This is a predicted complex of two RNAs, RNase P RNA and transfer RNA, with 550 nucleotides together. Rfam match: Bacterial RNase P class A. The family's RNA type in Rfam is ribozyme. Its family is annotated with dimeric ribonuclease P complex, tRNA processing and ribonuclease P activity in the Gene Ontology. The prediction has a mean pLDDT of 75.
[in-house]
C1' cells in the first nucleotide's frame, strides 16, 4: 500500500432569495349550528320552549405580521410480536394455525445476547503405523423426537431395508461331473541334436477292504495262489455350481461401521487392540452438555420446509377499529327465513353453554351522501451521567419535546465549502500511491398516515474495527 | 390504510402421495391438389415470474422479493 469477507457507525455542511405545512402570539375582517346576548312565554325552583342578535366574552374561518417544529435507516415489504378499539369481564370441546437445543433479556415474539451441540473450508501447528483425534482461524445451521406407527427411496445396479450375490476370490466340509488306484529302479540293444520313445531282461513291490461272475495254475478234495471283468464304498488329482464368502470391482445420493494385526481354503465382529456407535453408572454443570468407568460385537440408513407424535403458543376484527355532528334520498322493488316449540346475532368451520333477540332478520336489484369534530400524536420516547451485568437488557438522577398532511406538506433556485469519477500541470515517493493547483462531470435506495418492538429487502459514496489474500515489479 | 389471487411453449390453459415437462390454437418442412383452404405426417420452440433453502433430486415443499387482477366506506 491494493482488494476481498464479515461487524459496526454515517446517510452532506453553511449562507442569500423564493415558496409549502403545522402550532402559538398579536391584530384587522367576517360567520351563527352549538356556547354567548335581547326579547317573550311556561315553571316554587333546577330549567325548558320560541323569536331575533353579532354589542360584551367564547368558537370558526380568510388575511397580515412576529415566534417555534417539520421524513427515514429503511418511513417499504407488511412477514412476526404488542399496545389501543370494538365484539360480553373472551366461555368449554374439537377441528386449524404457529414455534422448537440450554439458559436468560423484554410488554411480547418467529426478535436479541451468551453458552451448548453440529457441519463446512483452511492450517509449514500438535499426537497417533493408520482409521482418526486435538488446537488455531473463518463460516454455517427452520438445531424437539426417525427403537409409537404409517408413507416414500425414481434412474442405475446382483442387491434399496427382516438385503442381496454381477464380475471377482475360494474348493475346507457337503454335493454334482471327469479322472487315478499301480507303479518305481536299473543294464543292454535300436531310433533321436537333445528331450524322449520302443523292444528284452533282472530287481524292488502289491492294493481299503467287500460282494457277484468269470478263467489259469498246483492240489484226491477242502482249498490255496495268480489274472480278467462289473457293482457298491473309501482314497488321491482336477473341475464346476445348485456350494462358501462379502475382502476387492462395478451402480449409486445412499450397499448394512472404520483401520491396524490376527485369522481363514477364500473370507467376514470370525476374534483382539484402537476409532465410532448402543446401554448403564458416577463426577462436573441451573441447564443444553461434558468428562471418567464398566459392559454390549453392533442389534439401530436416509427423509418430520413428508402424514404423524411429543411440548409449548393462539377467540374475532382492524384506524375504512371506533365514538360524536351535520346532509341528502322512494326509508322503496323482489326472493328466502322467523315470530317464545323461536329466524337470526354474538366477527372465518363444527358442536356445547350463556346472553340478546320479533314495526324481526338474511341475499339481490335500486336510490342517497361522499362533508366535519374527536380517536392523532408525550411515548414499554431522545439525550446525557453514573452505577450492575460477559452481554442482550436493567435501575437512579438530569435534560429535552421532536411531522401531524387528507389529491396529501417538508420544495426549488443561486453561491462557497467538502465527497466521488476522469483529465492537464507541479512536486514527493521502491511501484498498481499520495500532496497541491485547475478544468469536465456527478451524488444511491428511497416519502411518514393511530403508535411502537423485531425481522427482511433496497442503497451512490465515506468512516471504524477484526480477518484473509493475488499478481507485477525493483 | 386493509385483505384474496393468478404467474408454465408466441395465445388460451392442464399438471397431487416431489422422479417423464405436457394439451389445443398458432409456426415451420413435406405430401395431397391445376392452385389455395380443408386434410395427412413429420418437427422446432420452454430461465416453469425471479433469488436462496429443505432433499439424492422441487413445476410442485419453505422463505424472500417482483408484476398483474381483483375486493373492503357510510345512511335508510
Nucleotide at each position: 500500500g491494493c482488494g476481498g469477507a464479515c461487524g459496526g457507525g454515517c446517510g452532506g455542511a453553511c449562507g442569500g432569495c423564493c415558496g409549502c405545512u403545522u402550532u402559538u402570539c398579536g391584530a384587522a375582517g367576517u360567520g351563527a349550528c352549538u356556547c354567548c346576548c335581547u326579547c317573550c312565554g311556561c315553571u316554587u325552583c333546577c330549567g325548558c320552549g320560541g323569536a331575533g342578535g353579532a354589542c360584551c366574552g367564547g368558537c370558526g374561518c380568510u388575511u397580515c405580521g412576529g415566534g417555534g417544529g417539520g421524513a427515514g435507516g429503511a418511513a417499504a415489504g407488511u412477514c412476526c410480536g404488542a399496545g389501543c378499539u370494538c365484539c360480553a369481564c373472551a366461555g368449554g370441546g374439537c377441528a386449524g394455525g404457529g414455534u422448537g437445543g440450554u439458559c436468560g433479556c423484554u410488554a411480547a415474539c418467529g426478535g436479541c445476547g451468551a453458552c451448548c451441540g453440529g457441519g463446512g473450508c483452511g492450517u509449514u501447528c500438535c499426537c497417533g503405523c493408520g482409521a482418526g483425534g486435538g488446537g488455531c482461524g473463518c463460516u454455517u445451521c427452520a438445531g424437539g423426537g426417525a427403537c409409537a406407527g404409517u408413507g416414500c427411496c425414481a434412474c442405475a445396479g446382483a442387491g434399496a431395508a427382516c438385503a442381496a450375490a454381477c464380475c471377482g476370490c475360494c474348493c475346507a466340509a457337503g454335493u454334482c461331473g471327469a479322472u487315478u488306484c499301480a507303479g518305481c529302479u536299473c543294464c543292454c540293444g535300436g531310433c533321436u541334436c537333445a528331450c524322449g520313445c520302443c523292444g528284452u531282461g533282472a530287481g524292488c513291490g502289491a492294493g481299503c477292504g467287500a460282494u457277484g461272475g468269470g478263467c489259469c495254475g498246483c492240489g484226491u478234495a477242502a482249498g490255496c495262489g495268480g489274472c480278467c471283468c462289473a457293482u457298491g464304498c473309501g482314497a488321491g488329482u482336477c473341475g464346476a455350481a445348485c456350494g462358501g464368502u462379502a475382502a476387492g470391482g462395478g451402480u449409486g445420493a445412499a450397499a448394512a461401521g472404520g483401520u491396524g494385526g490376527g485369522g481363514u481354503a477364500a473370507g467376514a465382529g470370525c476374534c483382539c487392540a484402537c476409532c465410532g456407535c448402543c446401554g448403564u453408572u458416577c463426577u462436573g454443570g441451573c441447564g443444553a452438555c461434558a468428562g471418567g468407568g464398566c459392559g454390549g460385537g453392533c442389534a439401530c440408513g436416509g427423509u418430520a420446509a413428508a402424514c404423524c407424535c411429543c411440548a409449548c403458543c393462539c377467540g374475532g376484527a382492524g384506524a375504512a377499529a371506533g365514538g360524536c355532528c351535520a346532509a341528502a334520498u322512494a326509508g322503496g322493488g323482489c326472493g328466502g327465513c322467523g315470530c317464545u316449540c323461536g329466524a337470526g346475532a354474538u366477527u372465518g368451520g363444527c358442536c356445547c353453554g350463556g346472553u340478546c333477540g320479533a314495526u324481526g332478520c338474511c341475499g339481490c336489484c335500486g336510490g342517497g351522501u361522499a362533508g366535519g369534530c374527536c380517536g392523532u400524536u408525550g411515548g414499554a420516547g431522545g439525550c446525557g451521567a453514573c452505577g450492575g451485568g460477559c452481554a442482550a437488557c436493567c435501575g437512579u438522577c438530569g435534560u429535552c419535546c421532536c411531522a401531524g398532511a387528507u389529491u396529501a406538506a417538508u420544495g426549488g433556485c443561486c453561491g462557497u465549502c467538502g465527497c466521488c469519477g476522469u483529465u492537464g500541470c507541479c512536486c514527493c515517493u521502491u511501484u498498481u500511491g499520495g500532496g497541491g493547483u485547475g478544468g469536465c462531470g456527478g451524488a444511491a435506495c428511497a416519502g411518514a398516515a393511530c403508535u411502537c418492538g423485531g425481522c427482511u429487502u433496497a442503497c451512490a459514496g465515506c468512516c471504524c474495527g477484526u480477518u484473509c489474500g493475488a499478481a507485477a515489479c525493483u | 390504510g386493509g385483505g384474496g389471487a393468478u404467474a408454465u411453449a408466441g395465445c388460451u390453459c392442464a399438471g397431487u402421495u416431489g422422479g417423464g415437462a405436457g394439451a389445443g390454437c398458432g409456426c415451420g418442412u413435406g405430401g395431397a391438389u391445376c392452385g389455395c383452404a380443408c386434410c395427412c405426417a413429420c418437427g422446432a420452440g420452454g430461465u416453469c415470474g425471479g433469488g436462496g433453502g429443505u432433499u439424492c433430486g422441487a413445476g410442485u415443499c419453505c422463505c424472500c422479493c417482483u408484476a398483474u387482477c381483483u375486493c373492503c366506506a357510510c345512511c335508510a